[in-house]
Context: one part of a larger RNA
């Protein structure tokens, strides 16, 4: 010298970009952070219309409406947050998988025939303080269960060909045995089934790589391996019974200690050294242990169940809860932000669509934390004023063109006015090709930031300068004060009566909306 998610001290005008609990993976009050779909269904409060009775304000029936809830799909396994655990195939890269799966999505071909029985919802009636629970009777679906149909499906099995890297793959074929499903429009689109292929997304192997300690030197028995069964999507001690007795290690096994890993980032002329906030891709993990169910996909952050620990509510029986989402609270610490706006745009989830939900996401809000821009006028102006410091032969010398003052400019700020891009689609209409719901055109429509940026006008130098250091290293010097005292101090060192080193003042010198100081890596 450079660099930081930085703090402290003094200061402090603005835009712009970025960043912004590094510590308590503590504890949390409120409020939001995940739903959608009525074009899967059966009910229903509510409303307007009609019609009948007649206690004239109520009853019935009936057409439209359709809030919540209920039953079912899909999502909820992503989007967000954090690094506790982890030295690990966890990550990186390179391959393999002939040992796997993959909703939704594209492409191709097949197929949908006939039935069955329930169950929330709604209603009664009980229990309970609640939180919920029960019990009769009834009722539907693309919920849910049977026969039926079967193939490039699986499963068994004979027997040919072709290829491969052993184990074997693929393709053709005779036989057998087994598995489906859903309709609604109204005539071809949604919607279901099933079979191949792609796509995307993951699983699981393997080879090389990347922390400290030998004051850890021996470690292992489901361990290394066969064999059989069993279990996974799949390969395999994955799991199990039987055999065998072997696996690993001085090229560091095994422990203990520390850490997510990378891409990167600071630094370095590279080689190295540090570090791994921000963004990006993987991993774990969601109060703490466990451990399944659901589903194409989870051992699930806002699911479930049992256990503990703290909290909370109670009528004391018994219940609720989980912010390492975004805001915000406590405490912790030097130290780290709004209990904001919109879905307007990307994206994402459900819908046919309108649209709905999205604290992803875009914006705004506070912090000089950072980089980077800009201003605090510009020019002229000597009686080189006065004051103030300094010599001093009493005249000078600095401060200084500095002020004043002319005269001129208007960034930023103040006030007033105008005012976009970001947003063309979804949707409606209208045309035109194909052919019957798509593309194209055309036209309407929609901005959270925003009345923002940006442009114009108005008057005025008007609203805006500080912080360090001045003995050498290191630019930059006198004078008083103090007298080894108070005190500076990165080193070296200064201070005991002339102190350029301390405190004060003049003056300088470096940066400058920042200046120093501590902390920590090169």
């Nucleotide at each position: 010298g450079g660099a930081u998610g930085a703090a402290c001290g003094c200061u402090a005008g603005c835009g712009g970009c970025a960043g912004g609990c590094c510590u308590a993976a503590u504890a949390c009050a409120u409020g939001c952070a995940a739903g959608u779909c009525g074009g899967a269904c059966g009910g229903g409060a509510u409303u307007u219309g009609g019609g009948a009775g007649c206690u004239u304000g109520c009853u019935c029936c009936u057409c439209a409406u359709g809030a919540g809830a209920g039953u079912g799909g899909c999502g909820c396994a992503c989007g967000g947050g954090u690094g506790c655990g982890u030295a690990a195939c966890a990550c990186g890269u390179a391959u393999g998988u002939a040992a796997c799966c993959u909703a939704c999505c594209u492409u191709a071909g097949u197929c949908a025939g006939g039935g069955g029985g329930a169950u929330a919802g709604c209603c009664u009636c009980u229990c309970g303080a609640a939180a919920g629970a029960g019990a009769g009777a009834u009722u539907a679906a693309g919920a849910c269960c049977g026969c039926a149909u079967a193939a490039c499906a699986u499963u068994g099995a004979g027997a040919u060909g072709u290829g491969g890297c052993a184990u074997c793959a693929c393709a053709a074929u005779a036989c057998a045995a087994u598995c489906a499903a859903a309709u609604a429009u109204u005539u071809a689109u949604a919607g279901g089934a099933c079979u191949a292929a792609g796509a995307u997304g993951g699983g699981c192997a393997u080879g090389c790589g990347g922390a400290a300690c030998a004051u850890u030197a021996g470690c292992u028995a489901g361990u290394u391996g066969g064999u059989a069964a069993g279990g996974u999507a799949a390969c395999g001690g994955c799991u199990u019974a039987c055999c065998a007795a072997g696996g690993c290690u001085a090229c560091g096994a095994u422990g203990u200690u520390u850490a997510g890993g990378g891409g990167a980032u600071c630094u370095g002329a590279g080689a190295g050294g540090a570090u791994g906030a921000c963004c990006c891709c993987c991993c774990a993990c969601a109060c703490u242990g466990g451990u399944a169910c659901u589903g194409a996909g989870a051992c699930a952050c806002g699911g479930a169940c049992c256990a503990g620990a703290c909290u909370c509510c109670u009528a004391c029986g018994g219940g609720a809860g989980g912010c390492a989402g975004c805001a915000g609270u406590a405490a912790g610490g030097a130290a780290u932000a709004u209990u904001g706006g919109u879905c307007a745009a990307u994206g994402g989830g459900c819908g046919c669509a309108a649209g709905c939900c999205u604290g992803a996401a875009c914006c705004a809000g506070c912090c000089a934390u950072g980089c980077c821009g800009c201003g605090u006028g510009c020019a002229g102006g000597a009686a080189g004023a006065c004051g103030g410091c300094c010599c001093u032969c009493c005249g000078g010398g600095u401060u200084g063109u500095a002020a004043a003052c002319u005269g001129c400019u208007u960034u930023u700020a103040u006030u007033c006015g105008g005012g976009a891009a970001u947003a063309a689609a979804c949707c409606u209409c209208c045309a035109u090709a194909c052919g019957u719901g798509u593309a194209u055109g055309g036209a309407g429509c929609u901005g959270a930031a925003u009345g923002u940026a940006c442009c114009g006008a108005a008057g005025g130098a008007a609203u805006a300068a500080g912080g360090a250091u001045c003995g050498g290293c290191u630019a930059a010097c006198u004078c008083c004060g103090u007298g080894c005292c108070a005190g500076c101090a990165g080193c070296c060192g200064c201070g005991g009566u002339a102190a350029u080193a301390c405190g004060g003042a003049g003056g300088a010198u470096c940066c400058g909306a920042g200046c120093g100081u501590u902390a920590u890596c090169c």
This is a predicted structure of a 522-nucleotide part of an RNA (small-subunit ribosomal RNA, 5' domain) from Pedobacter sp. Lineage of the source: Bacteria > Pseudomonadati > Sphingobacteriia > Sphingobacteriales > Pedobacter.